Model confidence (mean pLDDT): 86 of 100. Predicted 3D model of a 351-nucleotide part of an RNA (small-subunit ribosomal RNA, central domain) from Firmicutes bacterium ADurb.Bin080. Rfam family: Bacterial small subunit ribosomal RNA.
Context: one part of a larger RNA
RNA sequence: CUGGGCGUAAAGGGUGCGUAGGUGGUAGUGUGUGUUGGAAGUGUAAUCCCUCGGGCUUAACUCAGGGGCUGCUUCCAAAACUACAUUACUUGAGUAUCGGAGAGGAAAACGGAAUUCCUAGUGUAGCGGUGAAAUGCGUAGAUAUUAGGAGGAACACCAGAGGCGAAGGCGGUUUUCUGGACGAUAACUGACACUGAGGCACGAAAGCGUGGGGAGCGACUGGGAUUAGAUACCCCAUUAGUCCACGCUGUAAAUGAUGGGUACUUGACGUUGGGAGUAUCAACUCUCCCAGUGUCGUAGCUAACGCAUUAAGUACCCCGCCUGGGGAGUACGAUCGCAAGGUUGAAACUC
Numbered sequence: 001c002u003g004g005g006c007g008u009a010a011a012g013g014g015u016g017c018g019u020a021g022g023u024g025g026u027a028g029u030g031u032g033u034g035u036u037g038g039a040a041g042u043g044u045a046a047u048c049c050c051u052c053g054g055g056c057u058u059a060a061c062u063c064a065g066g067g068g069c070u071g072c073u074u075c076c077a078a079a080a081c082u083a084c085a086u087u088a089c090u091u092g093a094g095u096a097u098c099g100g101a102g103a104g105g106a107a108a109a110c111g112g113a114a115u116u117c118c119u120a121g122u123g124u125a126g127c128g129g130u131g132a133a134a135u136g137c138g139u140a141g142a143u144a145u146u147a148g149g150a151g152g153a154a155c156a157c158c159a160g161a162g163g164c165g166a167a168g169g170c171g172g173u174u175u176u177c178u179g180g181a182c183g184a185u186a187a188c189u190g191a192c193a194c195u196g197a198g199g200c201a202c203g204a205a206a207g208c209g210u211g212g213g214g215a216g217c218g219a220c221u222g223g224g225a226u227u228a229g230a231u232a233c234c235c236c237a238u239u240a241g242u243c244c245a246c247g248c249u250g251u252a253a254a255u256g257a258u259g260g261g262u263a264c265u266u267g268a269c270g271u272u273g274g275g276a277g278u279a280u281c282a283a284c285u286c287u288c289c290c291a292g293u294g295u296c297g298u299a300g301c302u303a304a305c306g307c308a309u310u311a312a313g314u315a316c317c318c319c320g321c322c323u324g325g326g327g328a329g330u331a332c333g334a335u336c337g338c339a340a341g342g343u344u345g346a347a348a349c350u351c
Stems, first nucleotide, its partner, number of pairs: 003323004007305002012319001014202004021195003025089007034081001035078008048067004053063003092192001093189003096185004104178007111155001116150007126137002163170002207248006216242002221237004259318006267296011300307002324351003333344004
């Protein structure tokens, strides 16, 4: 390499959109690209196979005869499949109409509780903190308590293995703008589909740039403890940061450690959204269908654990990735970035 694999052993790209490419529904007609059959030509020599053929004493070797040379070209034929052309179809896909659900996204405005700070009142010697303390705060009146004010950040209860989103993620209220999914109808288009190398976009936290903001928390730092030491765990302070706007970074145990799509394959019990039916005065309830989200389990699969109609089962299509451990996600080169660094990504050597 052929293969064999990718939940946990090495291995699913962080996620989507989409270009090329690959793959692709049902029925008919035509062509004859691939395909299949037949024929002809060619396929040098040597090599290969056969010979109770020949020649070196034999063999290797060599000579002769026969076969073969899996290939290519041309012609004839076939038309199931594939391809192409064309005509139709509606179940895949999309559109339309009606309907309800949702922390989906963006912007603006508003709200109450709490922390902190400021001002004023009451009031007096402590408060705070810990395993115990101390640093710290406090007679310049703290802590506690009452009233008023300022400012920033986050939104208790509702709240649920509940919902929404491609993922990251999304939770006070209202308004405006806006994306998607789902159900019902079956009116319209008529394969318009799936995947997707490159590419483009999005992408937690931390970090970076410019300008704001700064209540609480809090890397760094300082101090107090602990300890043999304590560059820690505990305590008192506290700067970046955390917040906002714009721009960059592009990584995570970005996890379901499980790529996407389609079809098929016993069941049970929940739950969310929608619908149909039965019953009823009505609601609840009950039965069924579709879409999601869970738990448990049959067959099957699995090294086992476990998975099990939301598959890790049975199949097909497309992409990504793996190939002993270390060296190493390093070096070098290239490329992106303001930088930090990211992406791509070896070898020597060693076990």